Small-subunit ribosomal RNA from Flavobacterium tibetense, 1518 nucleotides, folded computationally. It matches the Rfam family "Bacterial small subunit ribosomal RNA". Model confidence (mean pLDDT): 82 of 100. The source organism's lineage runs through Bacteria, Bacteroidota, Flavobacteriia, Flavobacteriaceae and Flavobacterium.

RNA sequence: ACGAUGAAGAGUUUGAUCCUGGCUCAGGAUGAACGCUAGCGGCAGGCCUAACACAUGCAAGUCGAGGGGUAGAGGAAGCUUGCUUCCUUGAGACCGGCGCACGGGUGCGUAACGCGUAUGCAAUCUACCUUAUACAGAGGGAUAGCCCAGAGAAAUUUGGAUUAAUACCUCAUAGUAUUACUGAGUGGCAUCACUUGGUAAUUAAAGUUCCAACGGUAUAAGAUGAGCAUGCGUCCCAUUAGUUAGUUGGUAAGGUAACGGCUUACCAAGACAAUGAUGGGUAGGGGUCCUGAGAGGGAGAUCCCCCACACUGGUACUGAGACACGGACCAGACUCCUACGGGAGGCAGCAGUGAGGAAUAUUGGGCAAUGGAGGCAACUCUGACCCAGCCAUGCCGCGUGCAGGAAGACGGUCCUAUGGAUUGUAAACUGCUUUUAUACAGGAAGAAACCUCCCUACGUGUAGGGACUUGACGGUACUGUAGGAAUAAGGAUCGGCUAACUCCGUGCCAGCAGCCGCGGUAAUACGGAGGAUCCAAGCGUUAUCCGGAAUCAUUGGGUUUAAAGGGUCCGUAGGCGGCCUUAUAAGUCAGUGGUGAAAUCUCCUAGCUCAACUAGGAAACUGCCAUUGAUACUGUAGGGCUUGAAUUUUGGUGAAGUAACUAGAAUAUGUAGUGUAGCGGUGAAAUGCUUAGAUAUUACAUGGAAUACCAAUUGCGAAGGCAGGUUACUAACCAACGAUUGACGCUGAUGGACGAAAGCGUGGGGAGCGAACAGGAUUAGAUACCCUGGUAGUCCACGCCGUAAACGAUGGAUACUAGCUGUUUGGUUUUCGGACUGAGUGGCUAAGCGAAAGUGAUAAGUAUCCCACCUGGGGAGUACGCACGCAAGUGUGAAACUCAAAGGAAUUGACGGGGGCCCGCACAAGCGGUGGAGCAUGUGGUUUAAUUCGAUGAUACGCGAGGAACCUUACCAGGGCUUAAAUGGGAGACGACAGCUUAGGAAACUAGGCCUUCUUCGGACGUCUUUCAAGGUGCUGCAUGGUUGUCGUCAGCUCGUGCCGUGAGGUGUCAGGUUAAGUCCUAUAACGAGCGCAACCCCUGUCGUUAGUUGCCAGCGAGUCAUGUCGGGAACUCUAACGAGACUGCCGGUGCAAACCGUGAGGAAGGUGGGGAUGACGUCAAAUCAUCACGGCCCUUACGUCCUGGGCCACACACGUGCUACAAUGGCCGGUACAGAGAGCAGCUACUAGGUGACUAGAUGCGAAUCUUCAAAACCGGUCUCAGUUCGGAUCGGAGUCUGCAACUCGACUCCGUGAAGCUGGAAUCGCUAGUAAUCGGAUAUCAGCCAUGAUCCGGUGAAUACGUUCCCGGGCCUUGUACACACCGCCCGUCAAGCCAUGGAAGCUGGGGGUGCCUGAAGUCGGUGACCGCAAGGAGCUGCCUAGGGUAAAACUGGUAACUAGGGCUAAGUCGUAACAAGGUAGCCGUACCGGAAGGUGCGGCUGGAACACCUCCUUU
Repeated sequence: ACGAUGAAGAGUUUGAUCCUGGCUCAGGAUGAACGCUAGCGGCAGGCCUAACACAUGCAAGUCGAGGGGUAGAGGAAGCUUGCUUCCUUGAGACCGGCGCACGGGUGCGUAACGCGUAUGCAAUCUACCUUAUACAGAGGGAUAGCCCAGAGAAAUUUGGAUUAAUACCUCAUAGUAUUACUGAGUGGCAUCACUUGGUAAUUAAAGUUCCAACGGUAUAAGAUGAGCAUGCGUCCCAUUAGUUAGUUGGUAAGGUAACGGCUUACCAAGACAAUGAUGGGUAGGGGUCCUGAGAGGGAGAUCCCCCACACUGGUACUGAGACACGGACCAGACUCCUACGGGAGGCAGCAGUGAGGAAUAUUGGGCAAUGGAGGCAACUCUGACCCAGCCAUGCCGCGUGCAGGAAGACGGUCCUAUGGAUUGUAAACUGCUUUUAUACAGGAAGAAACCUCCCUACGUGUAGGGACUUGACGGUACUGUAGGAAUAAGGAUCGGCUAACUCCGUGCCAGCAGCCGCGGUAAUACGGAGGAUCCAAGCGUUAUCCGGAAUCAUUGGGUUUAAAGGGUCCGUAGGCGGCCUUAUAAGUCAGUGGUGAAAUCUCCUAGCUCAACUAGGAAACUGCCAUUGAUACUGUAGGGCUUGAAUUUUGGUGAAGUAACUAGAAUAUGUAGUGUAGCGGUGAAAUGCUUAGAUAUUACAUGGAAUACCAAUUGCGAAGGCAGGUUACUAACCAACGAUUGACGCUGAUGGACGAAAGCGUGGGGAGCGAACAGGAUUAGAUACCCUGGUAGUCCACGCCGUAAACGAUGGAUACUAGCUGUUUGGUUUUCGGACUGAGUGGCUAAGCGAAAGUGAUAAGUAUCCCACCUGGGGAGUACGCACGCAAGUGUGAAACUCAAAGGAAUUGACGGGGGCCCGCACAAGCGGUGGAGCAUGUGGUUUAAUUCGAUGAUACGCGAGGAACCUUACCAGGGCUUAAAUGGGAGACGACAGCUUAGGAAACUAGGCCUUCUUCGGACGUCUUUCAAGGUGCUGCAUGGUUGUCGUCAGCUCGUGCCGUGAGGUGUCAGGUUAAGUCCUAUAACGAGCGCAACCCCUGUCGUUAGUUGCCAGCGAGUCAUGUCGGGAACUCUAACGAGACUGCCGGUGCAAACCGUGAGGAAGGUGGGGAUGACGUCAAAUCAUCACGGCCCUUACGUCCUGGGCCACACACGUGCUACAAUGGCCGGUACAGAGAGCAGCUACUAGGUGACUAGAUGCGAAUCUUCAAAACCGGUCUCAGUUCGGAUCGGAGUCUGCAACUCGACUCCGUGAAGCUGGAAUCGCUAGUAAUCGGAUAUCAGCCAUGAUCCGGUGAAUACGUUCCCGGGCCUUGUACACACCGCCCGUCAAGCCAUGGAAGCUGGGGGUGCCUGAAGUCGGUGACCGCAAGGAGCUGCCUAGGGUAAAACUGGUAACUAGGGCUAAGUCGUAACAAGGUAGCCGUACCGGAAGGUGCGGCUGGAACACCUCCUUU
């Protein structure tokens, strides 16, 4: 505790999130099939396809106790010994009875009273069986068989004679039978039924045997079975909407077992249908089975019930029952036999065969059991059935051993590899057991009967008991004995979902894949191996169904933006409906009765050793029918009410509608005047107009269209829509106060009306505007955007069209649910401030709702009612069909195929030819360059045997390289070596190894000659041989470490806790200020913190302290021609260590503060003083495998290594970076000055000498604050005088110097001579904001030397300009849009071209089913006739109607195929453009019309699902 035991999710759209939404998976199941594998048993199951065709055998007979009786057999007799007769017995066939309508098979047809369920038959039949009553008398004629004679190949058949019956006929008898008439009673909703009388008429029978028994006839009743009728239930398509002539009903007749249009005649015109008729497609139905928590969904194998069928179609006969699976007739197709004249057949019975197919078994045994037919019975028959055989097809059970056993063996695999891990207690080995298998032995239950005999109760006969007999399976199940681990394990998987991981091979290949997806050289995803996981005699795959799927939602969904509200209203059917009351009891609820077959499911119990399986009992079968009761609610009927709805009165409102009239401004045109050279237009132009006078201006006139201001989130209308004014007509809405009707209401499929713009038709009109079109521009092109013109159209009248982003993307109605604040129009009240109350129209917000955005009394809240619509994207609002339309087209509206997404809202980024703010030598303002010349250098390209390699927008290109003649060197040619060039370990040998030298050679090297160890005796050293370790500037920077560039010295990048949000995420980090700065302040759901900024570090600028050599020298002294040279000094400079100083500290102003400003003060320096180092999180698969390191791969007498020579330096050309110049602010000559920072011993070198010079020869100092080291521009003087020069120095010739083994390719420098281009550089472009640019020289690294004009430092001289942030570039923050996220170098659209796929149209060709008309018409029932046959019943024959089938005609429907054709879909790298996404560079989109290679463009009207700016209005908070 009444009862109930029952409900799981995951992957996949995104950079991430939430949602919507599809796809996929995990589960269960199967009459399954396929792949691999396989020990046994039990119980089940086994042509789902061709209702395709079938050889062969069997599957329905039985009865002699119904009949006649034959062959044959036995016996007897006669005799002509092979014939006749008699008796007994007696197959087969025949007549007759019963059965064959059951049992068995299949699922073609059938959408139907076929099936299921519940009723009814007062409208019916029922053989055999049971009960009851009564009866069975008398006659008759045939016929099969048999016999005889024929026809035919056969099947079969004809004629004659003769014969029986429980076969057939006639007569009699009969009633509770039937029919007709009639009386009475009872019952029923009705037609009527029942009971009981009377009268008249009609219909029966069979025997066999004889002890018994079985039959026959009539009637009634029962049981069983069947027939008929009815309510309810029973698939899909409306792209099937109208169907029907016996059709619907009536009367009459016929027919049937029976009702009935079942049939016929006549009459009427009905009947069915949106609650789906008719037509088409598909299909046997149910009990049940599978799945599911259930509700449901799917299925209809096996078993049971019903139906239908039996080669296809039709037909009847017989019979109780059939229109008959193993009967008949006819027609058709097919097969077979044939003597060609004719015949035969029907496995969807059991086996079996062929065919089809992915696929489904034996031509077995037996009637022992159960059941059936016949029979009195024995018995016979029974492919029903009971058994066996085949098949892992399924379910269930058993086994393949158990225990011990660590050296954790060998082998395999893997690793971080001297070793470990794993396989693994696994094996070996020891002990134990024997299910199963094998052998042998025993061995059931299923059997109880019938028959016969006996006994008991008794009276024939029945009942009971006993005895006897009967087993296909089968010597099977089962039991015992024997020996021995002996006879027995596989399949799939291992990326996630989803349990289980490593190695090798392969290299977007081969392949895998259920979805997402793996594979392009380190694959847990392919293939193999080892290992592991899950199941297990099975395991996987495929197919199908349910589930998960709340993904068709009754339980249990939605429609603002995801798919989805009809354009709006009126209104029919329908659905739903206010308050009170009465009645009723249809719905509803409760009780009771009947039924819901059995089997199945559930529970309990029992039997097989268990289980599967089976049996018994119970429950259940949620249903239907009947009956009794209850009456709240709904319904129905009656009565009442006023609050819903409506009417009336008064008042009010408005761009509501229709028609007519009318007004002014403006454009255009015409006429006339004034007036003169341009006007117009644009980004800029041109086309166009104009000296024939435009534009401009004045006056007058004409004409059409539209109505400034008022004007507003204003108002009105159902929506579309409506705007100058006046009038007429019409409608609506609102308020107030009474009155009236009394639920009259809401919604609304089909239907009707209205319905912007465009468009169409007819007729007008035509000012402006303006698709198409023309011209001019723009452009690569420009079928566009811009300009000049301009036709339809726009306007009016009438008639069509019927669509829009017809939108609030929000259907209508009613009620309820916190507030604040505007506004339009009424009313009440007022203390005139206001307050209250209706109806509209706006904004903000609470709760709630929502995926969120948002919505929020005008709901997208809470509820009720009705309608419409949705169910992944594309294909497609397409095709076909139908309807409407003059057309354009509209409405309705698919499928094949294809994808795993498509989509909504929001988030973070990125981007924008979006916005705001800010910064930067970004622009501007300046100065000087590059781009032009010559040369140097690097790169590209080209060339070459090689021109080694790398770097390639910014961020490669005087870069790696801070130094290529050899070397370097990696490249090329040629010549050599193979453990090698170096080092180490082990073993062995030699001391002729090494060195010197000769020859060859380009050298390396090769071949000779000479010389030839040390020792403490242990060995050392050197060389050689062998062995183990090599080597690679080979590849991959997209496998990596490390290092570096860039954004960028930009101010950003994050975290903890808290808070907000379903979440991604946000907040903090935003806002207002401020700063160089996320620097700081204020405010603040944030409070703090970290990496960055700043500071700390170095240099420099001022001062101080300390120290005083190699530096310094003021004062003192000495000395020199002169010089800190010397003594000395420690003041100064300087050196190099430590300190001080600067902090917006002070003042003034502004400001809340931070901070800013001030030519403020002070100070050497003032607001980061200047410079350097320092580079956040990250981006670019950025650079580098050639600095180095390193994974993997590759080479090993070579891709290693040595050497010589060459090349890296080539040269038509192009680019980058530089140097020198083009000159007078200069060149040259002479003179005079002033640095800093560095470097130096294979070095720097004073000084002297020589040389014109590079340099050389001597020589000195210095490993350096000591020695070496000239500064140059500048200044002074002279000369040149504007020119290709006294500018410029390239190029070339000659002569030299130096380095080096060696300057030819290919060094630098010197001298003499030569004296090119170039006279300031186009488009374009670079650097720089102060000790900067510019200019001048100096030093160093590398280095023998140097191609250095480069790089890195050092100092000298020393400017100009910045108004400012509009613009270009880059960056930061905030905001906005986004279809981008590989992030705009993004995404993406359409034509064309190629391949593949499915589909539409289509002349034509070819099928199918059905209907209609006409012709023909078998068998057969029925009707008519029937002169022939028959005693009769009846029949032969002839004929009429109907009909299967056949033929023919026209049309409709539905398939297949097809030349050609149309669009669609898909497919790594095709063509043309760039339409969309950002304001997408002309905002986009919708409808419509026209145009164009294509996306598309333009016109008209509409929408915001458009950005930005300005203005206006309103709201919230303070």